Notes: The prediction has a mean pLDDT of 82. Predicted 3D model of a 385-nucleotide part of an RNA (large-subunit ribosomal RNA, domain III) from a biogas fermenter metagenome. The full RNA is in RNAcentral, with records from SILVA. Its Rfam family is "Bacterial large subunit ribosomal RNA".
Context: one part of a larger RNA
RNA sequence: GAGUAACGAUAAUGGGGGUGAAAAACCUCCACGCCGGAAGACCAAGGGUUCCUGUCCAACGUUAAUCGGGGCAGGGUGAGUCGACCCCUAAGGCGAGGCCGAAAGGCGUAGUCGAUGGGUAACGGGUUAAUAUUCCCGUACUGACGUAUAUUGCGAUGGGGGGACGGAGAAGGCUAGGUGGGCCAGGCGUUGGUAGUCCUGGUGAAAGGCGGUAGGCAGUGAGUUUAGGUAAAUCCGGACUCACAAUGCCGAGAGCUGAGACGAAGUCACUACGGUGGCGAAGCCAUUGACGCCCUGCUUCCAGGAAAAGCCUCUAAGCUUCAGAUAUACGUUAAUCGUACCCCAAACCGACACAGGUGGUCGGGUAGAGCAUACCAAGGCGCUU
Numbered sequence: 001g002a003g004u005a006a007c008g009a010u011a012a013u014g015g016g017g018g019u020g021a022a023a024a025a026c027c028u029c030c031a032c033g034c035c036g037g038a039a040g041a042c043c044a045a046g047g048g049u050u051c052c053u054g055u056c057c058a059a060c061g062u063u064a065a066u067c068g069g070g071g072c073a074g075g076g077u078g079a080g081u082c083g084a085c086c087c088c089u090a091a092g093g094c095g096a097g098g099c100c101g102a103a104a105g106g107c108g109u110a111g112u113c114g115a116u117g118g119g120u121a122a123c124g125g126g127u128u129a130a131u132a133u134u135c136c137c138g139u140a141c142u143g144a145c146g147u148a149u150a151u152u153g154c155g156a157u158g159g160g161g162g163g164a165c166g167g168a169g170a171a172g173g174c175u176a177g178g179u180g181g182g183c184c185a186g187g188c189g190u191u192g193g194u195a196g197u198c199c200u201g202g203u204g205a206a207a208g209g210c211g212g213u214a215g216g217c218a219g220u221g222a223g224u225u226u227a228g229g230u231a232a233a234u235c236c237g238g239a240c241u242c243a244c245a246a247u248g249c250c251g252a253g254a255g256c257u258g259a260g261a262c263g264a265a266g267u268c269a270c271u272a273c274g275g276u277g278g279c280g281a282a283g284c285c286a287u288u289g290a291c292g293c294c295c296u297g298c299u300u301c302c303a304g305g306a307a308a309a310g311c312c313u314c315u316a317a318g319c320u321u322c323a324g325a326u327a328u329a330c331g332u333u334a335a336u337c338g339u340a341c342c343c344c345a346a347a348c349c350g351a352c353a354c355a356g357g358u359g360g361u362c363g364g365g366u367a368g369a370g371c372a373u374a375c376c377a378a379g380g381c382g383c384u385u
Base pairs, nucleotide, nucleotide: 013031014030015029016028017027018026032382033381034380035379040362041361042360043359046342047341050340051075052074053073054072055071056070060068061067080141081140082338083337084336086119087118088117092113093112094111098107099106100105122139123138124137125136126135142334143333144332145331146330147329148328149327150326151325152324153319154318158314159313160312161311166301167300168299169298172294173293174292177288178287179286180285181284182203183202184201185200186199187198188196208257209256210255215250216249217248218247219244220243221242222241223240224239225238226237228236229235262283266279267278268277269276270275302305348357349356364376365375366374367373
């Protein structure tokens, strides 16, 4: 220079009360404003206690601070079913033997790792200051093991099936959600009207079980035979014969059950005035309607769209009073790790409490073709001078 520029989006503040040494900024109430395909809610990644409570205000916070994602102390993350681990493999990595190479080492078979993919099973309500598909209540489901009963050819690292998959397009059937009415509870107006075609609020309900619909797919069953499936096969494939027009598989949703739970105002009791406990109404119909489900379907196209395991089946060796298998019932068991909190952000990546960047899910109303746009709901904020 200069007490100058600046104090990081022009979404916006004003008032009452409280606390306090002190209040424009903290708490609370009222009004106003802003977002609302987000500036709301939930995950993944990443972060790593930032979460909750008490207390403190030096420093940190672009100002003050009684406040804080700041200091100090205490507390907080509960799982057979969510995710990981686990089983399986992809690209790719490593790689016994092996091949190659002055050495180091390179490549690679069998294998062994490797998710961003495949593989069993849980929902609703309640509860904490802070966790909940984890705790509690209710109702379920899955695997393994054991026992009992009944029946019985069981058996794999091998064979077969299955898993198993692209793009585009179209139609139908549904549901989530929305809307209107009915029903339930409350209200009746200091201003023109307001006992009505009025106002305000509520009207929510899962997994599972039973059943197998709209619809989609395949002819189905029995027998004989067989140079194929590296051995075998009753399995798969090939060939032939007979019988039957039905049968089998997949499959949303609705319905019944689950559901004597849950459920507002009000009222009663208790109260550390924060709240806790008891009683407890209606709980239906119509309409609209998805980018969700049936659908890994159907039609069509060429560029022809993973693998392996779990699963089903077949036998080999073997075992056949054992073991093993199937069904039903009952019992036991299901370890370990993650789980707080932020997550379009003041907590992640940007040296900062930085107008930048960051994958997925939900995403209501009125107008509208619309996730555009405008105004609103739930919810969240007024962006730290």